A computed fold for a 91-nucleotide RNA from Alteribacillus iranensis, annotated as TPP riboswitch aptamer (THI element). The prediction has a mean pLDDT of 78. The model forms 100% of the base pairs in the Rfam consensus.
RNA sequence: CGUUUCUGCUAGGGGUAGCCUCCGGGCUUGAGAGUCACCCUUUGAACCUGAUCUGGUUAAUACCAGCGGAGGGAAGUGGAAGUCACGCUGA
Numbered sequence: 001c002g003u004u005u006c007u008g009c010u011a012g013g014g015g016u017a018g019c020c021u022c023c024g025g026g027c028u029u030g031a032g033a034g035u036c037a038c039c040c041u042u043u044g045a046a047c048c049u050g051a052u053c054u055g056g057u058u059a060a061u062a063c064c065a066g067c068g069g070a071g072g073g074a075a076g077u078g079g080a081a082g083u084c085a086c087g088c089u090g091a
Stems, first nucleotide, its partner, number of pairs: 001087003005080006011041004017028004047072003053066004
């Protein structure tokens, strides 16, 4: 000095389930169940495929776990902190 960590701006990616209903809404889970809100952007489990999957739980449901050291999947530029770790360079 850079990587790394956190974060701003701009741009982009993604999901919207289950049950009840007098159809106005209510309840469960979650960051978020359709708002410019939430999450994620390659160090990528945000999200999709596998999947009308497998085991468990529940009123029910991707509700929990496996699948998953499987395959895909959307970026640029600043700021702050910092020497724990890694790389380069100089003395």